About this RNA:
Predicted 3D model of a 1485-nucleotide RNA (small-subunit ribosomal RNA) from uncultured Flavihumibacter sp. Its mean pLDDT, the model's own confidence on a scale to 100, is 83. Rfam family: Bacterial small subunit ribosomal RNA. Rfam links the family to the GO terms ribosome and structural constituent of ribosome. Taxonomically the source falls in Flavihumibacter (Bacteria, Pseudomonadati, Chitinophagales, Chitinophagaceae).
């Protein structure tokens, strides 16, 4: 020392990306009231117009161009005089080396820090000592002449000095030669002394002095040298010839290869030389908890540079920003002959750029130069101007004011909420603005004047003079809320939410991500939040990031241990003792500039800012001390290490010899038709005799059993037996040495397989290759062959999932068991001990899995390696290799993840187990025909809409001729077809008729005159007009409610508490049994509970009781052709209410129990007796907005409403569901019998009559246990048909009818007569059903005017089969794998095709910097010669230039290589499950 978002369905950990903070010489967008203090070309060290930025001194000089004064002459104009103040140009002195600018170069003694200088210099200044004598010749200027466009230059004459020269004097200076002493780490130095030699000066004056010369000292400044520190790249590893050193000389203020000659061969480098790239350094600044990281604007110190390059001169100081010379580039002037220039000074201009100011004022202050001074100069400086660029401060008002006004916005909308005390309104204040008035400090000196003191020029006083900023700061008065608010944001991180628009569009976005019709994420609005004269965005730095980890990380599986050993440098190192004091620790001294930071305090009204004092400056140097530890040196020690001796062990290595089995081949023999191979086959071999069998021979390779969780080796690896040689380890003894050790960058050696070279060998196996299969394809998997290779020798290669995915060494830390080899012991037991090899389990560790004395525990030393995924172990370079290739090893670009462990699910062509008409065993169907019906498709004006695998398709629809009806065409209506309310007006309403029309409608006429009241009027009813609530089968079932389907009547789904786990989660619910069942029992860190299961409910099977009509009729009586028809009965059936009954209760066997079993008993029924209702948590965005309801959207003379006609009924075709058949178990005819459950008044209809019939005409009963529908039919009996497209089958068509209905044409049902199609049992495939079931027979009902092969219900007849759970399908449960979680209809790989992006190679082309060699060589120093000299001539070197070859770097380049990215392209399906051939690593093809 603060964290958050983001990988997942969820979790933990790893790991990257991103955000919140601070900062800036900033820029951009929107906005803008004031002041103070700061700051302001980061880019082109690009080019510069114009002005200014360094002068001054007359007290150095000759003088007098300009100005003023004065003198003289003159009336004056004027002339004249340097006489005075002053002074242009000039000589001379000092300054110009400071101040100011910039950061190009420089990776360096450049900078920082600390030292040294015994190797040095220092103008002006201070101080000390001494001195200042004499002389000389010139030259600027001026003047005259000349050349030139100019710049400028030449000549003659003349002149001065503090300019220049000579002489004198001179040592404490310098030099030479001696002597002595002292001292230093060394060269040396210092002091004293002797002799000799050499060398100085300037004057001016106000008379005070100033100045000059020599020498010493100081101060200041500077030079040089040294230790340490001060970027990146090793894909830069070797560099160096003045190079390294020496001697001598030169040069310098001074040391030095600084330079020259000679001699030697050195010097630097892995502690990074050399090379390349980048860069001024520091104080500091920003950030940070600190350590660090980044940075080097403003201010201060140092360095470097001044158009580019070179050179020197002058000088105390320069190799000189506003000096000189030369070369170059550029610009300007020119009379074309020649000249001039250098803003990286201050302003300013152009250019560049996202971007950075005025051609301002003043020397008033501070400072600088010159001067005695006045003063002059000063773009240093002080001020002002511009800019919100930053920091700081102030203001834009304050109080009251609710009917919480109106507008706006929102909502659950007759009303609320919010804007909001906000406004209006009332009162108050006046910072600021504006106006007017007043008005500082910064000024004290110098100077002048005056006074005092005295050493007469000093000190201290008084007075006077001087302000750019500036009439500024500040103060007062007046006026009046008057002059002053914006920006960003509002999905999470992150403070702040709603409406509208848009509809994966437009757009947003820092990350995650928003947007596909209800967007808090886009755009607008209202509201809110955060900052505020600013607010946001962008860029950059630090932080968060312990995400490079010194503080403070890791490496079994997440990225990461080198394949293994030996060993160099290096790092680290056992015990005792002594010395030392390098590290270390403590004290002291010096330094660590100032500013900055921090603390105190003070000044501006406050703050920023500034002053002042302190602290700090963690560093370096010196010195004194301490001596535990480390180091160094010496002496010892034995426990680390090694040696010796003894015996032991082993698939340890190398070379040789040798053995049997198997395989193959050859020969011979026996023997005959196949062998071989596979999922099944085929290719192949075989009658020329295979395979098989036997014998013999040969060949090469590998070594069964033993054999193991074994042994051994450093690793790779090593296996028949045996011989030789070599090496190792453990043990025992404790004899010897005496720390000899550990690790190990580079280096060296070894290093499976594959592969390469040369020469052999080749039985089997076997890349490539060939053939056969498989397949949609099959360059594979399978099969038949088969070459390299596999084997040997020699030489290479040097990589593996070279793995324990775990570096080496040492020490320490609970146990149990097994095993190999030793030791000791009489020992097949037991126990001890040492070294190995294993398994299990604690503490501890770990993200977990797990590790656990063979650590992944606790510590120590050394080495190696890692820092998101991809691009990529790729490219380039280098090294190695014969090659293949290996080692080293990036970037651009791209993604927000990639990856680990574990959890819950789901899934698996994983496993175990259980169930289900799931299969099997059966019975009957469908699929073929005809018809019906539904769907698709097609058609149509419309064929309304919905339902679409299982879970749509005789479904919504339980009944489309009109209606229904939603569709189409046409005709109409617009408050509308329905209902309500209000107002107005009219009329009773009702009813009737006419016209027109298809109808709806439109229109005309007639009739009537309601109730209450005298009436007005009111009420009821009906049209009309106006207003108000309409309406919509229009869209969205992916906005919804409700309802429903399905998994599934499957046995599951959860909770509380506890426990386990960091956590997701687990446990319970798993396990052993059992059940139809999570049903029950037992066990158990679980104990309980809930929703489901079961039960409770209904029907049905038996009995009892009660009741007895409309039902029943046994006995009695009556009666009929007959009949419960009647009296009566209450027994039976039945009806409908209440009960009983079944619980594994009893018995036996098995079992702990639960329970199971028994052709058990009993019972009407037996193990849930049979049916029904009943459907857990959830799944399918399943279905339905067209039953209904409902949000939102759309529509309103239409998408609403009315009407007529049409359509939903179409028809090449395809599918589903049914009916009927194909016949004899049948068809037809006649006869005879037995139900249940229902329905009925707009009804069911007995009976009679008519009709062949459908029906019709009459006509009883019954609102129904009473009457009717109603005949049950299969069945049974008899007759007929005799296997055929039929006496089967009924479609289709023709004709004639019946019924319903306003109406049967499109488009009803039925009847009769005629017609008599297909079809002779149905391919692949597929459905239902386990008992009163399937199959088969009929009956009824709903809907309904009519219409049923459909649906729902009812009863009759009434089977077969189930060994069993291998397989198919579905489901439950446990376990396993997983790269799936939208969950296998998942995920995902590669080529190809398309677009975009960056990049490698590439014939070449272009550019750049640096070096090398040679040529030429300016200015200039130096050298040589000549000259008195100016100078002339020559030489060396060198800038620039040129030539040549090579290397390096960058750009570009036809073509070419791979790589990355991009909703819906192509081909396959490689990986994830046993992924359908287990996957993966290395290598080859």
């Nucleotide at each position: 020392u603060a964290g958050a978002g983001u990988u997942u369905g969820a979790u933990c950990a790893u790991g990257g990306c991103u955000c919140a903070g601070g900062a800036u010489g900033a820029a951009c967008g929107c906005u803008a009231g004031c002041g103070g203090c700061a700051g302001g070309c980061c880019u082109a060290a690009c080019a510069c117009a114009u002005g200014c930025a360094a002068g001054u001194c007359g007290a150095a000089c000759g003088g007098u161009a300009a100005c003023a004064g004065g003198g003289u002459a003159g009336c004056a104009a004027u002339a004249u005089c340097g006489c005075u103040g002053a002074c242009g140009a000039g000589u001379g002195g000092c300054g110009c080396a400071c101040g100011g600018g910039u950061g190009a170069g420089u990776a360096a003694c450049g900078c920082g820090u600390a030292u040294g200088u015994a190797a040095u210099c220092u103008g002006c200044c201070u101080u000390u000592a001494a001195c200042c004598g004499g002389g000389g010749g010139a030259u600027a200027g001026c003047u005259c002449c000349g050349a030139g466009a100019a710049a400028u230059c030449g000549g003659g004459a003349u002149u001065a000095a503090u300019a220049c020269c000579c002489c004198a004097u001179a040592a404490c200076a310098u030099c030479a030669u001696g002597a002595a002493a002292a001292u230093g780490c060394a060269u040396g130095u210092u002091u004293u002394u002797a002799u000799g030699a050499u060398u100085a000066a300037a004057a001016c004056u106000c008379u005070g002095g100033u100045g000059g010369u020599u020498a010493g000292a100081g101060a200041u400044g500077a030079g040089c040298a040294u230790g340490c520190g001060u970027g990146c790249c090793a894909u830069u590893a070797g560099c160096u010839a003045g190079u390294u050193g020496g001697u001598a000389g030169g040069g310098u203020a001074a040391u030095g290869g600084c330079c020259u000659a000679c001699c030697a061969a050195g010097g630097c480098u892995a502690c990074g030389a050399u090379g390349g790239c980048u860069a001024a350094g520091g104080g500091g600044u920003c950030u940070u908890a600190a350590a660090g990281g980044a940075u080097g604007a403003u201010c201060c110190c140092u360095c470097a540079c001044a158009c580019u390059g070179g050179u020197a001169c002058u000088g105390a100081g320069a190799c000189a920003c506003g000096g000189a010379c030369c070369a170059g580039a550029c610009u300007c002037c020119u009379a074309c002959g020649g000249g001039a220039g250098g803003c990286a000074g201050c302003a300013g201009u152009g250019a560049g750029g996202a971007a950075u100011a005025u051609u301002g004022g003043u020397c008033a202050a501070u400072g600088g130069g010159c001067g005695c001074a006045a003063g002059c100069c000063u773009g240093a400086a002080c001020c002002a101007g511009c800019c919100a660029u930053g920091c700081c401060g102030c203001g834009u008002g304050c109080a009251g004011g609710a009917u919480g006004a109106a507008u706006g916005c929102u909502c659950u909308a007759c009303g609320a909420g919010u804007u909001g005390u906000a406004a209006a309104c009332u009162g108050c204040u006046u910072u600021u603005u504006u106006a007017c008035g007043g008005g500082a400090a910064u000024a004290a000196a110098c100077u002048c004047u005056u006074g005092u003191a005295c050493u007469u020029g000093u000190a201290c006083g008084g007075g006077a003079c001087u302000g750019a900023a500036u009439g500024u700061a500040c103060c007062g008065u007046a006026u009046g809320a008057a002059u002053a608010a914006g920006g960003a944001u509002c999905g999470g991180c992150u403070a702040a939410c709603u409406c509208c628009g848009u509809g994966c569009c437009a757009g947003c976005a820092g990350c995650c991500g928003c947007g596909g019709u209800a967007a808090u994420a886009c755009g607008g609005a209202g509201g809110a939040u955060c900052c505020a004269a600013g607010c946001g965005u962008u860029a950059u730095c630090c932080g968060g990031a312990u995400u490079u980890a010194u503080u403070a990380g890791g490496u079994u599986u997440a990225a990461a241990g080198g394949g293994u050993g030996c060993g160099u440098a290096g790092g680290c190192g056992g015990a005792a003792u002594a010395u030392u004091a390098a590290g270390u620790c403590a004290g002291u001294g010096g330094u660590g500039a100032a500013a900055u930071c921090c603390u105190g305090u003070a000044g501006c009204u406050u703050a920023a800012c500034u002053g002042u004092a302190g602290a700090a400056u963690u560093g370096c140097c010196a010195u004194u001390g301490a001596u535990a530890c480390u180091g160094a040196u010496g002496u010892u020690c034995u426990u680390g290490a090694g040696u010796a001796u003894a015996g032991u062990u082993g698939a340890g290595g190398u070379g040789g010899g040798u053995g049997g089995a198997a395989u193959g081949u050859g020969u011979c023999a026996u023997g005959u038709a196949g062998c071989g191979g596979u999922g099944a086959a085929a290719u192949g071999c075989u009658u020329a005799g295979a395979u098989a069998u036997g014998a013999c021979a040969c060949a090469g390779a590998a070594c069964a059993c033993c054999g193991a969780u074994u042994g051994u080796g450093a690793a790779g690896g090593c296996a028949g037996c045996u011989c030789a040689c070599c090496a190792a380890a453990g043990u025992a003894u404790a004899a010897c040495u005496g720390a000899c050790g550990c690790u190990g960058a580079g280096g060296c050696a070894c290093g499976a397989a594959a592969g390469c070279g040369u020469a052999g060998g080749u039985a089997g196996c076997a890349a490539a290759c060939a053939g056969g299969a498989u397949u949609a394809g099959a360059u594979a998997c399978c099969c038949u062959g088969g070459u390299a290779g596999u084997c040997c020798a020699c030489g290479c290669c040097c990589u593996a999932a070279a793995c324990g995915a775990u570096g080496a060494u040492u020490a320490c830390u609970c146990g149990a068991c097994a095993u190999a080899c030793g030791u000791g012991a009489u020992a097949c037991a037991c126990a001890a001990u040492g070294u190995g090899u294993g398994u299990c389990u604690g503490a501890g560790c770990g993200a977990a899995a797990g590790c656990a004395u063979u650590a992944a525990g606790u510590a120590a030393u050394c080495c190696a390696c890692c820092u998101g995924g991809g691009a990529a172990g790729u490219a380039c370079g280098a090294c190695c290799g014969c090659a293949a290739g290996g080692u080293u090893g990036a970037a651009a670009c791209u993604c927000a993840a990639a990856g680990g462990a574990a959890u819950u699910g789901a899934c698996g062509g994983g496993g175990g187990u259980c169930c289900g008409c799931a299969c099997a065993a059966g019975c009957g169907g469908u699929g073929g025909g005809g018809c019906a019906u539904g769907u698709g498709g097609u058609u149509u004006a419309a064929u309304u809409c919905g339902a679409u695998g299982a879970u749509a398709c005789g479904c919504g629809a339980g009944g489309a001729a009109c209606c229904u009806u939603a569709c189409c065409u046409g005709g109409g209506c617009u408050a509308g077809a329905a209902u309500g309310c209000u107002g107005g007006g009219g009329g009773a309403c009702c009813g009737u008729g006419g016209g027109u029309g298809a109808a709806a409608g439109c229109u005309c006429a007639c009739u009537u005159u309601g109730u209450a009241g005298c009436a007005a009027u009111a009420c009821a009813c009906c049209g009309c007009c106006a207003g108000u609530a309409a309406g919509g089968u229009g869209c969205u079932g992916c906005a919804u409610g409700g309802c429903u389907g399905u998994c599934g009547u499957c046995a599951g789904c959860u909770c509380g508490u506890g426990c386990c786990g960091u956590g997701a989660g687990g446990u319970g619910u798993u396990g052993g049994g059992u059940u139809a069942a999570g049903u029950c029992c037992c066990g158990c860190a679980a104990c309980g509970a809930g929703c489901g299961c079961a039960a409770c409910c209904c029907c049905u099977a038996u009995c009892u009781u009660u009741a007895g009509u409309u039902g029943c009729c046994a006995a009695c009586a009556g009666g009929u052709u007959a009949a419960g028809c009647u009296g009566g009965g209450a027994a039976c059936u039945c009806u409908a209410a209440a009960g009983a009954a079944a619980c594994u209760g009893c018995c036996g066997u098995c079992g702990u129990a639960a329970g199971a079993c028994g052709c058990g008993a009993g019972g009407a029924a037996g193990g849930a007796g049979g049916g029904g209702a009943u459907g857990a948590u959830g799944u399918c965005a399943a279905g339905u907005c067209a039953u209904c309801a409902u949000g939102g959207c759309c529509u309103u003379u239409a998408u609403g409403c009315c009407c007529a006609g049409g359509g939903c009924u179409a028809c090449a075709c395809a599918c589903g569901u049914g009916c009927u058949a194909c016949a004899a178990u049948g068809g037809g005819g006649c006869g005879u019998a037995c139900a249940a459950a229902g329905g009925g008044c707009u009804g069911c209809c007995a009976c009679u009559u008519a009709g062949u019939g459908a029906u019709a005409a009459g006509g009883a009963g019954c609102g129904a246990a009473u009457c009717c529908c109603a005949a049950a039919a299969a069945a049974c009996g008899c007759c007929u048909c005799u296997c055929a497209g039929u006496u089967c089958g009924a479609a289709u068509c023709g004709g004639a009818g019946u019924c319903u209905g306003c109406a049967a044409c499109u488009c009803g049902a039925c009847u009769c007569c005629g017609u008599g199609a297909a079809g002779c049992c149905g391919g692949a495939a597929u459905c239902g059903c386990u008992a009163g079931u399937a199959a088969u027979g009929g009956a009824a009902g709903a809907u309904c005017a009519g219409c049923a092969c459909g649906c729902u219900u009812c009863c009759g007849u009434g089977a077969a089969u189930a060994c069993g759970u291998u397989c198919c399908c579905g489901g439950g449960u446990c376990u396993u794998g997983u790269a799936c979680a939208c969950a296998c209809c998942g995920c995902c790989c590669g080529u190809c095709a398309a677009g975009c992006g960056a990049u490698g190679g590439g014939a070449g082309c272009c550019a750049g910097g640096g070096g090398u060699a040679c040529c030429u060589u300016a200015a200039g120093u130096c050298c040589u010669a000549c000259g008195u000299a100016g100078g002339u001539a020559g030489g060396c070197c060198c800038a620039a230039g040129g030539u040549a070859a090579a290397a390096c770097u960058g750009g570009u380049g036809a073509c070419u290589g791979g790589c990355g990215c991009u909703a819906a392209g192509u081909c396959g399906u490689a990986a994830c499950a046993a992924g359908g051939u287990a996957a993966c690593c290395g290598u080859a093809a």